[in-house]
Annotation: Predicted 3D model of a 74-nucleotide RNA (transfer RNA) from Methanobrevibacter millerae.
RNA sequence: UGGCUUGUGACUCAGCCUGGUAGAGUGCCGCCCUUACAAGGCGGAUGCCGAGGGUUCGAAUCCCUCCAAGCCAA
Numbered sequence: 001u002g003g004c005u006u007g008u009g010a011c012u013c014a015g016c017c018u019g020g021u022a023g024a025g026u027g028c029c030g031c032c033c034u035u036a037c038a039a040g041g042c043g044g045a046u047g048c049c050g051a052g053g054g055u056u057c058g059a060a061u062c063c064c065u066c067c068a069a070g071c072c073a074a
């Protein structure tokens, strides 16, 4: 310098191809259960999707630029 992959709650990931109000598990908080703890049950909070711009009635999703991490080539 070029190419590829990845970036989404606190963490690990799905959703992107095929645009239509953002999900799961773990964790956290409250309640139930228990003598108590754990397990289990019920409920709740937490991200507008790496940043900026564009297209569109509508963008996590399509396009462009940039940033970060990893891999490959030189």
Base pairs, nucleotide, nucleotide: 001073002072003071004070005069006068007067010026011025012024013023020057028044029043030042031041032040050066051065052064053063054062
Overview:
Its mean pLDDT, the model's own confidence on a scale to 100, is 82.